[in-house]
RNA sequence: AGAGUUUGAUCCUGGCUCAGAUUGAACGCUGGCGGCAUGCUUUACACAUGCAAGUCGAACGGCAGCACGGGUGCUUGCACCUGGUGGCGAGUGGCGGACGGGUGAGUAAUACACCGGAACGUAUCCAGAAGAGGGGGAUAACGCAUCGAAAGAUGUGCUAAUACCGCAUAUUCUCCGAGGAGGAAAGCAGGGGAUCGAAAGACCUUGUGCUUUUGGAGCGGCCGAUGUCUGAUUAGCUAGUUGGUGGGGUAAAGGCCUACCAAGGCGACGAUCAGUAGUUGGUCUGAGAGGACGACCAGCCACACUGGGACUGAGACACGGCCCAGACUCCUACGGGAGGCAGCAGUGGGGAAUUUUGGACAAUGGGCGCAAGCCUGAUCCAGCAAUGCCGCGUGAGUGAAGAAGGCCUUCGGGUUGUAAAGCUCUUUCAGUCGAGAAGAAAAAGCUGUGGUGAAUAACUGCGGUUUAUGACGGUAUCGACAGAAGAAGCACCGGCUAACUACGUGCCAGCAGCCGCGGUAAUACGUAGGGUGCGAGCGUUAAUCGGAAUUACUGGGCGUAAAGGGUGCGCAGGCGGUUUUGUAAGUCAGAUGUGAAAUCCCCGGGCUUAACCUGGGAAUUGCGUUUGAAACUACAAGACUAGAGUGUGGCAGAGGGAGGUGGAAUUCCAUGUGUAGCAGUGAAAUGCGUAGAGAUAUGGAAGAACAUUGAUGGCGAAGGCAGCCUCCUGGGUUAACACUGACGCUCAUGCACGAAAGCGUGGGGAGCAAACAGGAUUAGAUACCCUGGUAGUCCACGCCCUAAACUAUGGAUACUCGACAUACGCGAUACACUGUGUGUGUCUGAGCGAAAGCAUUAAGUAUCCCACCUGGGAAGUACGAUCGCAAGAUUGAAACUCAAAGGAAUUGGCGGGGGUCCGCACAAGCGGUGGAGCAUGUGGUUUAAUUCGAUGAUACGCGAGGAACCUUACCUGGGCUAGAAUGCUGGGAGACCGUGGGUGAAAGCUCACUUUGUAGCAAUACACUGCCAGUAAGGUGCUGCAUGGCUGUCGUCAGCUCGUGCCGUGAGGUGUUGGGUUAAGUCCCGCAACGAGCGCAACCCCCAUCACUAGUUGCCAUCAGGUAAUGCUGGGAACUCUAGUGAAACUGCCGUCGCAAGACGUGAGGAAGGAGGGGAUGAUGUCAAGUCAUCAUGGCCUUUAUGCCCAGGGCUACACACGUGCUACAAUGGGGAGGACAAAGGGCUGCCACUUAGUGAUAAGGAGCUAAUCCCAAAAACCUCUUCUCAGUUCAGAUUGGAGUCUGCAACUCGACUCCAUGAAGCUGGAAUCGCUAGUAAUCGUAUAUCAACAAUGAUACGGUGAAUACGUUCCCGGACCUUGCACACACCGCCCGUCAAGCCAUGGAAGCCGGGUGUACCUAAAGUCGGUAACCGCAAGGAGCCGCCUAGGGUAAAACUGGUGACUGGGGCUAAGUCGUAACAAGGUAACC
Repeated sequence: AGAGUUUGAUCCUGGCUCAGAUUGAACGCUGGCGGCAUGCUUUACACAUGCAAGUCGAACGGCAGCACGGGUGCUUGCACCUGGUGGCGAGUGGCGGACGGGUGAGUAAUACACCGGAACGUAUCCAGAAGAGGGGGAUAACGCAUCGAAAGAUGUGCUAAUACCGCAUAUUCUCCGAGGAGGAAAGCAGGGGAUCGAAAGACCUUGUGCUUUUGGAGCGGCCGAUGUCUGAUUAGCUAGUUGGUGGGGUAAAGGCCUACCAAGGCGACGAUCAGUAGUUGGUCUGAGAGGACGACCAGCCACACUGGGACUGAGACACGGCCCAGACUCCUACGGGAGGCAGCAGUGGGGAAUUUUGGACAAUGGGCGCAAGCCUGAUCCAGCAAUGCCGCGUGAGUGAAGAAGGCCUUCGGGUUGUAAAGCUCUUUCAGUCGAGAAGAAAAAGCUGUGGUGAAUAACUGCGGUUUAUGACGGUAUCGACAGAAGAAGCACCGGCUAACUACGUGCCAGCAGCCGCGGUAAUACGUAGGGUGCGAGCGUUAAUCGGAAUUACUGGGCGUAAAGGGUGCGCAGGCGGUUUUGUAAGUCAGAUGUGAAAUCCCCGGGCUUAACCUGGGAAUUGCGUUUGAAACUACAAGACUAGAGUGUGGCAGAGGGAGGUGGAAUUCCAUGUGUAGCAGUGAAAUGCGUAGAGAUAUGGAAGAACAUUGAUGGCGAAGGCAGCCUCCUGGGUUAACACUGACGCUCAUGCACGAAAGCGUGGGGAGCAAACAGGAUUAGAUACCCUGGUAGUCCACGCCCUAAACUAUGGAUACUCGACAUACGCGAUACACUGUGUGUGUCUGAGCGAAAGCAUUAAGUAUCCCACCUGGGAAGUACGAUCGCAAGAUUGAAACUCAAAGGAAUUGGCGGGGGUCCGCACAAGCGGUGGAGCAUGUGGUUUAAUUCGAUGAUACGCGAGGAACCUUACCUGGGCUAGAAUGCUGGGAGACCGUGGGUGAAAGCUCACUUUGUAGCAAUACACUGCCAGUAAGGUGCUGCAUGGCUGUCGUCAGCUCGUGCCGUGAGGUGUUGGGUUAAGUCCCGCAACGAGCGCAACCCCCAUCACUAGUUGCCAUCAGGUAAUGCUGGGAACUCUAGUGAAACUGCCGUCGCAAGACGUGAGGAAGGAGGGGAUGAUGUCAAGUCAUCAUGGCCUUUAUGCCCAGGGCUACACACGUGCUACAAUGGGGAGGACAAAGGGCUGCCACUUAGUGAUAAGGAGCUAAUCCCAAAAACCUCUUCUCAGUUCAGAUUGGAGUCUGCAACUCGACUCCAUGAAGCUGGAAUCGCUAGUAAUCGUAUAUCAACAAUGAUACGGUGAAUACGUUCCCGGACCUUGCACACACCGCCCGUCAAGCCAUGGAAGCCGGGUGUACCUAAAGUCGGUAACCGCAAGGAGCCGCCUAGGGUAAAACUGGUGACUGGGGCUAAGUCGUAACAAGGUAACC
């Protein structure tokens, strides 16, 4: 310090999430030791039991119990007596129980923090002053008696005091009329020489206590300033309220209380009300500023079962005191009593959750006491808990055969891993044994020396010395012993985020902080191996701060992302021109007081270290007091004119209000002319019209709006304003001068204005026109279109108060390059030009901006003021309030839900957007398909099986270029199991080969015969064939969505990219766009581009022309020979041809156009002319296109079967549907006879001449040819002659019967062909649809591959004959480029809206129902203070009783606030595949929106 997440990608805005630190934590797994801390955050819920506040005999009377002593009785170890001593229960009295300890309910100010103040109190303590004289009467304890269950109470009798009450005194004290008046006390203990006394004692002295008083210290009470949470959907609150006077009251000021008087006091700088909350030092976090918190420790406050009250006291309205009321618990004899753990332990309950009913007063501190001492759950310790922080350990060194095992593997190895084992060491901690602290010094005793004193007593200060005192604890620590011995887990490993593989699972189980994983190859689930992080812990959850500049003071924004109020005026408030003087509030500087300690920080010290403890410093950013400065702000006084305003003269204008008036048009009415239509639409119909429309002419009526001028114009604050004239009126601007003298800017609340629609009352109503009606359209059409039509639109008055009220841009001021246009002024003689001012616009620079853009009319640079924003949805909704006649407006949430929503720009794709262009795309033509029969493929159905694949274009005469068996993968049945093939190893047997038999459908199983290999004497080895065992096989089984390869398609379309440079924050752009041109991103020109690559073209092949070379099997012009005839023969090398090499074509030439590229010319020449014709050649990519069944291949599955062998069957089925073809429907034809002309292929398991037989398919013979030699082989259409004459025919040939031929092991399922006979549908084909632009379509035959034969009408080649048409690019389809819009990017087969239906969730309303807290009024009223008071008590002081005021609580009443629940009801949100439509996004098919 950042990161992930919106997108195909980008930049921005913006939320969500993560990494960090922290905790009084909890939960899960795990757990060795020690130190230091911490430990009911929830029910201020209820509490059993024990303890937590007593002490003093040196205040007192005493003496129940204990001990000692004494005495008596005697049964000599018992009883009784004895306050004599130590002491002491209960009691009187004193001091303390107001501290210490707990808790945080209440409290938003009677509190706390900080800084001040004056009108107070103070036990104990310190210092000072004065005094402590003399009397009195009671009372508890105790005794006796009574009541009660108890708690307890009563009567009577006695007694003491440091208890109580007077008298005296009064330095000071209080009051005062200044004369005076009032007001205290207590003793106790120790010692003692003289004197007195019988004694006690007096007396002296010391100590302590007592009384009055002054001062101090510390503590406490009171008052003031400032600060201290949220809500305005809480805006007004207040009668003791604010002040005064008199009185009362208090320790003390004060409405603190009371009587009277006045009418004040608080509040937008937030009163009142509501909610929440103890507060501070500090703690956590943060760079800081801040934010959150207020456990432990420390200060303050409040509380003590709930509420009220006082008493006592120095101090309380009192945690372990009292009284009353209430709730609850307990005891009870039912009459009545007792209690208060928010003290320490502990219990129940609540809860995710928080400890022992421990030890000790040894230390520190507190109470009492002269002291010893006693008390002390304060405290110090121990126990429990990994709750936190800190430290230590679980071993160290060496050790490669890189062991075994595990895991992975490409099978080679890798990894776990020096890890282990082994060897050599060490012993912290834990264990055992032993030694063993500090924390302890006061006190007390003895003694020395001072003080006091008459005193060597006593008491006391200081010093020395002696004896004691330890809960923790035999703890810390130290030593010895033994042995690596007893001691490691948790989370994570897709990215963020360090760390990867295998198996299992298969959108299941599950994970998840966010994004997201999982649908058969999951680094994301589960397990394992390995790894990473931390480590006695590790994770999770919860919570706070941070990151978050995501509330922005430091430090944000507001044209389009959320956000400028619709506009103006303007009070408060904020801000404010130049200058002089003064003041000193702000400001700045110095000094000083305070800012508790602890904490944090720095420097030291102590525990072996650290945590921890501790000394000093710094800091505590603050507040107060005081001194000074005077620049700036402020304030006061004065001056100025540059801001602002006023006056004078002009100017422009749909600025506003009122009244009048004008013409054109529309409609209606009347009349005339006139006749059949008019109107309306995409097309129609409704509608109007023969009762006379429409048209036309004249006259009249009415209402509304003002064409042209007119504009990018003008005016106004905005909304808005338009014929013309008059009146009234606001503002602006300009020129020059004069005047005022800061009078200014902005503006919460407020006031005014505010389009359209709407509302109320009354008018008006021509046209237009929601609603409504009808007609169309449509699947529907409550719409778009048409015909009508009412509110309304208009006027007057009154409301409403909202708009995409937009420049989506608040107002004011100043500054900052330019150009042009325009409106209106002014100056110079001035309609040009020029200068200047105020407006209105366009373009552009710097700058700004996320970008697009803005740019002197800023979205630039600055200042001032106001409004507003803080993720999307829910929602501008609900509730409340205000306004309104209503409609509604203003203000304005939450629960819940999502991880986005959004802005600008980019690249694509798309559009029922635009432009340009191309293609047999359309058009123009020719011929088909779709109808018939048959062939063939597919679907479907059927079947034991009808094997599998291909399915829009881009499947369907496709894989298959040839299914009777085989093929064959399918079905039925019979068999085999290392298997049908191949290699290797080991064992064992036999030669192998061959022949035959049995059984069987065959395969197979089985039997017999024959023979005896090569080398070697032999053993044995080798070769061959079975068998057994082991390596190893097989699969047309699955996944083409795991793949390679190959292929289809867009498309032979002209595109697709790169390097460098440049532009842009970036995605990207440029280049590749533009102007031309081309078949072409082909070329030219221009250009921030310059070049290059893959494509195009060319290079390659065939054909068309020529030349050269070569000349057999081809050829034969010339020469010669020969035949019935033929290149037949000799020969020739000319021609054709064959097959090699070359030439030729390039817009090269001419003309026109053009810058060029190029186009044009039926130009020339040429065999060929503008790519000459055809082929091969297929860019980047798209379709998860096709193929695991050509082949290859990962993974999965199978192994007596999903493998292999065999026989038979099936792939050939058949109601039907579709595709592709063949043959036809005839005369441009069919039949018959005769005649002519190809190319390219094939041939030995072959082609087969020729002869013979047969009607024929063929058969029987039989030459030639391994092919330019022989054969297939006849080419056919065509030509000539003839016949048929328009018919289901002499067309057509399906179907069927019979007879045959050939191939083959075999033609039944299921072959082809031949002959005879038979002679079906069909007479040119609906909607629709296909091919083709020239040697093409159409038509005619020929050949080949596969192949025993054949389903071939298919496929692939070959030649013969040989057309028509193209105006053209509007439209259909496909494509290319540019541009535009987009809410699409799975890319329009996209996205997406609303109702309804279903489930779940939260929420509003609601007749009501049930609570809660608060205030008000009235009734009642305990205890208690205060006030009053005749009867009773007391000598009296006084008391009891009674009365009164106030009052907790209780009751009643009417309201307001708030929470829960509620039949029913409203909308909202969410939820893979529900219904209906298609509203939005493209011109979204009616532009969208408010």
The prediction has a mean pLDDT of 84. A computed fold for a 1490-nucleotide RNA from an uncultured bacterium, annotated as small-subunit ribosomal RNA. The sequence is in RNAcentral, with records from ENA and SILVA.